[in-house]
Context: one part of a larger RNA
RNA sequence: GAUGAACGCUAGCGGCAGGCCUAAUACAUGCAAGUCGAACGGAUUGGAGUAGCAAUACUUCAAUUAGUGGCGCACGGGUGCGUAACGCGUAUGCAACCUACCUUUUACUGGGGGAUAGCCCGAGGAAACUCGGAUUAAUACCGCAUAACACUAUUUGAGGGCAUCUGAAGAUAGUUAAAGAUUUUAUUGGUAAAAGAUGGGCAUGCGUGCCAUUAGCUAGUUGGUUGAGGUAACGGCUCACCAAGGCGACGAUGGCUAGGGGUUCUGAGAGGAUGAUCCCCCACACUGGUACUGAGAUACGGACCAGACUCCUACGGGAGGCAGCAGUAGGGAAUAUUGGGCAAUGGAGGCAACUCUGACCCAGCCAUGCCGCGUGCAGGAUGAAGGCCUUCUGGGUUGUAAACUGCUUUUAUUUAGGAAGAAAAAACUCUUGCGAGAGGAACUGACGGUACUAGAUGAAUAAGCACCGGCUAACUCCGUGCCAGCAGCCGCGGUAAUACGGAGGGUGCAAGCGUUGUCC
Repeated sequence: GAUGAACGCUAGCGGCAGGCCUAAUACAUGCAAGUCGAACGGAUUGGAGUAGCAAUACUUCAAUUAGUGGCGCACGGGUGCGUAACGCGUAUGCAACCUACCUUUUACUGGGGGAUAGCCCGAGGAAACUCGGAUUAAUACCGCAUAACACUAUUUGAGGGCAUCUGAAGAUAGUUAAAGAUUUUAUUGGUAAAAGAUGGGCAUGCGUGCCAUUAGCUAGUUGGUUGAGGUAACGGCUCACCAAGGCGACGAUGGCUAGGGGUUCUGAGAGGAUGAUCCCCCACACUGGUACUGAGAUACGGACCAGACUCCUACGGGAGGCAGCAGUAGGGAAUAUUGGGCAAUGGAGGCAACUCUGACCCAGCCAUGCCGCGUGCAGGAUGAAGGCCUUCUGGGUUGUAAACUGCUUUUAUUUAGGAAGAAAAAACUCUUGCGAGAGGAACUGACGGUACUAGAUGAAUAAGCACCGGCUAACUCCGUGCCAGCAGCCGCGGUAAUACGGAGGGUGCAAGCGUUGUCC
C1' cells in the first nucleotide's frame, strides 16, 4: 500500500459498489419454464337466432381449457467437488465433421390407410396411479405415386495437391419426400437440395504447480498398406489376427496440491502474490452407473437401475433431491429480505393481442469498501469562572475557547410543486408488386409522490478513536513500588516511572479510529 475481511470503542447524511472465503452439510414453505384454439377432436360457461305451449332440439358467436400435437425446456441462473489434462491460453489445421430456428436460391406440395389419447361405460388400489370395453380427430403415425445438383454401386477423368488423395464435366443402374391452417386469395406453414450465417466437434505446435527423501513405467500397452464393427467425423474408439513395440534425468510413473484465463494487489521496473464481484472457457447437479428423446444432453427443477438419507402408508406399496431466488437448522471470527414489478433490457411460445420469466430492473438490511457533504461563520479580554501546573498575596496553561453581539441555513423539521428513465411495438392513414417505407395521434412506470425545486423555522439535529521512552508527531502531576501491569522490537516497573493506572495538557487521523489475520 491492499483486503469479499473479522474483533473492540464510536456513529449524522448521501451516491456508487460489495455481501457464506467455513459444511459440494441437511433442508420445512412459496416461487424460479412455459407457450400456441391461426395444428386437432371434444368438454364447460355465457349471449343471439330458428322450431316448439313447454321441456328440449338445431344453428351461430364469444370466452375458458384437461387431453393429442408443435416449438421451447441443451438458453438463462448456481457452484468449484473433480481435473496438473489439448482442461485452459495462444497459434494453426480438418483432403476426417455436424448445425434446429435465421438468410439467399432452386424444385415440389398428388392420392390413400389403420390407429390412439381425450370423452363414455366398467373394474382394481389407502394412495401414487393402473387395467378392460366401446368410440373419435389432426400439421400425430404408416404405405403408394412422382423425383435429383441428394444417397448407394459401377465407370470416364480436364486439372490440382499435402502422403493417404482431391476433383470440373459426365455416363449407367438403384433408393429416398411432403401438411396443412387462417380473419380467404394473399399470408403463413410442409418436403427435398445447394449455399451462407451462427453455434459446436476433433486434431496439432508452444505455454501452463510442488516433491527425485517418487527411477523405472506400460498387454489395448505400441504399431499394422490386414479384416470387421462403431461414430456426424479421424482414430485401439471396439473386436479378431500378426508383430514387439511405446514412454523416461529435455524427469516417464507415482504422490501431494489446484478449476484455467482476461484480470486484481504490490512494485520504478523486472518480478512476487492472486483468481471475490464482471466477462470467456471447463467441470458438476444427493452418490455411482446407464441410455432414451432430440438439430443439440449422456440432460440442475427429464427417465431407468443401484446406494445412503428423509417422508407418507390401510404394511400390499409409494414419494423426494435449493451447488436457482428468498428462507431454516448446523458449522463458523463472519456474510442480507420467506420484499415489489415485468415499466425498461433480454429470453421462450404465439400472426398478433398477450402469457410466462427469483434472468433482469428496483426496493429492504449491513460504516464492508470507495467517494462526497455536514457537525457552523465573523466579532469578542475582565485574558471570567472552573480544572491542571507552579518557585504560591503572585504567575502559567486550558484560551477567542466560553459567555455575549451579529450573520448564514448546506443539513434537519415542515409546507407546496414534482421528474427523466417511454417511444416504440400493436392499431390508423398514405406509398409500394412483395419485402418494406413515411406520417400524425394515442396507450403503457415497479422504483415513487422517490430524485429534484421553491418557501418557512431556528445554531438549531450531528465527534469520536488511538497514541505521547526511542524507532515516531506529541509532557507534566498524582497513585503504585520487580506488585499491579505494559510491550511490534529495544525494553519499562525494586519510593521522585515523560514506558504501569488516573488526571490535565498535547499529537495524529476523523464518521470513523485502533487491533488481529493474509499478500506485495
A computed fold for a 520-nucleotide part of an RNA from an uncultured bacterium, annotated as small-subunit ribosomal RNA, 5' domain. The full RNA is in RNAcentral, with records from ENA and SILVA. Its Rfam family is "Bacterial small subunit ribosomal RNA".